[in-house]
The prediction has a mean pLDDT of 83. SAM riboswitch aptamer (S box leader) from a soil metagenome, 112 nucleotides, folded computationally. Rfam family: SAM riboswitch aptamer (S box leader). Rfam describes the family as follows. The SAM riboswitch is found upstream of a number of genes which code for proteins involved in methionine or cysteine biosynthesis in Gram-positive bacteria. Of the family's consensus pairs, 97% are formed in the model.
Formats: sequence, C1' cells, structure tokens
RNA sequence: UCUUAUCGAGAGUGGCUGAGGGUUGGGCCCUGAGACGCCACAGCAACCGGCGGGUCGUCCGAGACGCGUUAGGUGCUAACUCCCGCCCCGGGUCUGCCGGGGGAAGAUAAGA
Repeated sequence: UCUUAUCGAGAGUGGCUGAGGGUUGGGCCCUGAGACGCCACAGCAACCGGCGGGUCGUCCGAGACGCGUUAGGUGCUAACUCCCGCCCCGGGUCUGCCGGGGGAAGAUAAGA
C1' cells in the first nucleotide's frame, strides 16, 4: 500500500513527566482538581489462535457457515469513530432544522 470483516455494547487506578489532546476543517468537549505520552497493576472484549459440538457439503479427504468454551497473539479501557462535512431519499414551521441510507477519511483484526 491492497483485500476482507467490524466499529450505538464493554472496561481505570497508581507512579513519572508537565501542556496540550480528541486524525483533518468547523463545532463541541476533555485538560494544572494534571492533558498527551511512558511505566506498573487491574479490567473489557473476543478479531486471530487453542479445544469441543452442530449444519451444509464430500466416495474419502478437504472446504463453507453457525454455536459453546478458553484467554496464548493482538487490541481496547471520556463522549456513537464525540457530531457535522460529500452524495441520495423523506419530512418540516422551508437557506438554516429533523430523520434515514450510502460514501470519504480513520481505528482494529486477519491475510497479501
């Protein structure tokens, strides 16, 4: 960089440091009652892996799709990915507002 899947749930304390952070623009928010980051411990979840069933399929073997369990490899632990942005649809008290769908971007996993 590409492909596929998921993203309305869940889960924080302490230590060090010291001014920013929430990807980007706008909004809004978090933050010296200590942000971001790092470390320790704790926790959440179940993508991959392990184990055990099920269904389909097969001559057999492979394979596909669920389920349960585990917690080894990752990941995560403010706010829906915090909201909007671009396109489409519907509604409205009609530029502005509301709702829905898709996209873009991003994050994570697995593979290439």